[in-house]
Context: one part of a larger RNA
């Protein structure tokens, strides 16, 4: 360089935005860089290849011919690509009106429950387990009533329901704010797609500073179990979990399935819009757009399975894989307070 691949065998970056680059819908005219054809020049000889000749043959020598180009110059063609030009509106976007939503940030506030504390009533147990014990309790526990403090989380509604690019998001109310969908018109006029580097977001745990601390709970202590028990079970319990600001940048970050676009039988749910028949209205029925499920044909697949939300048929662009182990390790670089992250081998071995 070429090839074959990436749901489960090795392989889709955790997810966006976006630079360079790659790539790009429709019509007119122009150009001639790419492209196509012709001509001229040149591509030394030897070698290679083809047809002959000469040494007894061969190697070898020798005659003739063919071949060989992202080549140069020039003439021509104008379909396709490019560049230039002028338009159009089907892609993309803007304006306007409705709609749904745990989308994001900030601030109030509510009720249930656990726990603490203070009383009242009241008496001997409570708690816990397979069974126990540690533990709590006559200094009055547990139970029950009233009050109080504080933190965290929001039962029911709740749903293969909704929203978000992903991570993720759930009481009520207010403020600020992003996106989606739909309807009918108007406008811009290819402004698009992808995206190496780059940049932003990114669960949990962890880290720094300062708060907070009810419940839960690594570590730790004790009690059991056991041959032992650095565990599973029980009683306690500190970091942490919560808040603010700043780091970390990883997960089975999963649909183990990159993004965008086009096309390709049906059946049946759910959610949000729009329209129609019909109706007092609701319900119901039909059509349609968007999202989200289940089944299923063709096709694909090693099979499992996927199947208009493709793993089908194609196109554009990026990422990644190339036997197992060594190893996602060493060394070096970059980043980080650290933990470590990222980039990433080889010897050797089967």
């Nucleotide at each position: 360089c070429u090839g074959g691949g990436c749901g489960u065998a090795a392989a889709g970056c955790g997810c966006g935005c976006g630079u360079a680059g790659g790539u790009g819908g429709u019509u007119u005219g122009a150009u001639a860089a790419g492209u196509u054809g012709g001509a001229u020049g040149u591509g030394a000889a030897a070698u290679c290849c083809c047809c002959g000749g000469g040494c007894u043959u061969a190697a070898c020598c020798u005659g003739g011919g063919u071949c060989g180009g992202u080549c140069a110059u020039u003439c021509a063609a104008a379909a396709c690509u490019g560049c230039c030009u002028a338009g159009a509106u089907a892609g993309a976007g803007u304006a306007c009106g409705a709609u749904a939503g745990a989308g994001g940030g900030g601030g109030u506030u509510a009720g249930a429950a656990u726990u603490u504390c203070a009383u009242g009533u009241g008496u001997a147990g409570c708690g816990g387990u397979g069974a126990a014990a540690u533990g709590c309790g006559u200094a009055g526990a547990g139970a029950u009533c009233u009050g109080u403090a504080g933190g965290a989380a929001u039962a029911u509604c709740a749903g293969u329901g909704g929203c978000g690019a992903a991570g993720g998001c759930g009481g009520c109310c207010c403020c600020c704010u992003g996106g989606a969908c739909u309807g009918a018109u108007a406008c811009u006029g290819a402004c698009g797609c992808u995206g190496a580097g780059g940049u932003g977001c990114g669960a949990a745990a962890g880290c720094g500073u300062g708060g907070g601390g009810a419940g839960c709970a690594a570590a730790c202590a004790g009690g059991a179990u056991u041959a032992g028990a650095u565990a599973c079970c029980c009683u306690g319990g500190u970091a942490g979990u919560c808040c603010a600001c700043g780091c970390c940048g990883u997960a089975a970050a999963c649909g183990a399935u990159g993004u965008c676009a086009a096309c390709u039988a049906g059946a049946u749910g759910c959610a949000g819009g729009g329209g129609g028949u019909g109706u007092u209205g609701a319900u119901c029925c039909c059509c349609u757009c968007u999202g989200u499920g289940u089944c299923g044909c063709a096709g694909c697949u090693a099979a499992c399975g996927c199947a208009u939300u493709a793993a089908g048929u194609u196109g554009a662009c990026c990422g990644c894989c190339u036997g197992g182990g060594g190893a996602g390790u060493a060394c070096g670089g970059u980043c980080g307070c650290a933990a470590g992250a990222u980039u990433a081998a080889a010897a050797c071995u089967c």